[in-house]
The RNA shown here (transfer RNA) has 73 nucleotides and comes from a sheep gut metagenome.
The RNAcentral record of the sequence draws on MGnify.
The prediction has a mean pLDDT of 81.
Its Rfam family is "tRNA". Rfam links the family to the GO term triplet codon-amino acid adaptor activity. Rfam classes the family as a transfer RNA.
RNA sequence: GGGGUCAUGGCUCAAUUGGUAGAGCAUCUGUAUCGCAUACAGAUGGUUGUGGGUUCGAGUCCCAUUGACUCCA
Numbered sequence: 001g002g003g004g005u006c007a008u009g010g011c012u013c014a015a016u017u018g019g020u021a022g023a024g025c026a027u028c029u030g031u032a033u034c035g036c037a038u039a040c041a042g043a044u045g046g047u048u049g050u051g052g053g054u055u056c057g058a059g060u061c062c063c064a065u066u067g068a069c070u071c072c073a
Base pairs, nucleotide, nucleotide: 001072002071003070004069005068006067007066010025011024012023013022019056027043028042029041030040031039032038049065050064051063052062053061
């Protein structure tokens, strides 16, 4: 220098080929307990690395760019 993969709540990961972003853990509240642990019920929290484009509609398609890993030279 060129190619490939990945980037989504605090963490680990989904999202059925474009149609309102979910799960587990964690956190908070309630109930059960003298209390803790634990169990059950509920709640909070992300505009999807960044900037553009296409589209009625983009996590998903296109372009550029940042970072991590990797292959070639």